[in-house]
RNA sequence: GUGUUAUCAAGAAAGGUGAAGGGAUAAGACCCGUUGAAACCUUAGCAACCCUCUAACCGGAGAAGGUGCUACAUUCUGCCUGAAAAGGAAAGAUAACGA
Numbered sequence: 001g002u003g004u005u006a007u008c009a010a011g012a013a014a015g016g017u018g019a020a021g022g023g024a025u026a027a028g029a030c031c032c033g034u035u036g037a038a039a040c041c042u043u044a045g046c047a048a049c050c051c052u053c054u055a056a057c058c059g060g061a062g063a064a065g066g067u068g069c070u071a072c073a074u075u076c077u078g079c080c081u082g083a084a085a086a087g088g089a090a091a092g093a094u095a096a097c098g099a
């Protein structure tokens, strides 16, 4: 990088280094950022996919370990249906499994 399945509700930040970008995606809009962006490190936390316990399933409990995450929101338009509201798709993110 690719395939299948599930979810995309909610939740959870301080410090250090750093120095201008960032919010996945062409373009546009909107927003965050020198009162310090991205990235990296430390500590803390959130969640509960794997996991642990409950003999097993369901259900329940948990958080040692493997991941993930900790502005707002998969931000809106952009593709399809629809008068609109709204719904869906595509793309993307995370996890488990597989080649």
Stems, first nucleotide, its partner, number of pairs: 003097006013043005021032003027077003044070003049066002051062004074091001079088003
The RNA shown here (SAM riboswitch aptamer (S box leader)) has 99 nucleotides and comes from Robertkochia sediminum.
It was read from a public genome assembly, where an Rfam model found it.